[in-house]
RNA sequence: GCCGACAUAGCUCAGUUGGCAGAGCGCAUUCUUGGUAAGAAUGAGGUCACCGGUCCGAUUCCGGUUGUCGGCU
Numbered sequence: 001g002c003c004g005a006c007a008u009a010g011c012u013c014a015g016u017u018g019g020c021a022g023a024g025c026g027c028a029u030u031c032u033u034g035g036u037a038a039g040a041a042u043g044a045g046g047u048c049a050c051c052g053g054u055c056c057g058a059u060u061c062c063g064g065u066u067g068u069c070g071g072c073u
Base pairs, nucleotide, nucleotide: 001072002071003070004069005068006067007066010025011024012023013022019056027043028042029041030040031039049065050064051063052062053061
């Protein structure tokens, strides 16, 4: 230099042939216990990496940028 994959909650990751953003762990509150752990209930937490395009509507499709990983030379 060329090619490909990935970027979604604090962490690990789903997701959708375009139509209300999710799980597990973690965190907070409450209950339970003599107390702790475990358990139960409830809740908070998101610019779906960034910029633009298409569309009535984009996390999803298209183009570009950035970053990470891999391959080729």
Molecule: transfer RNA
Organism: Candidatus Berkelbacteria bacterium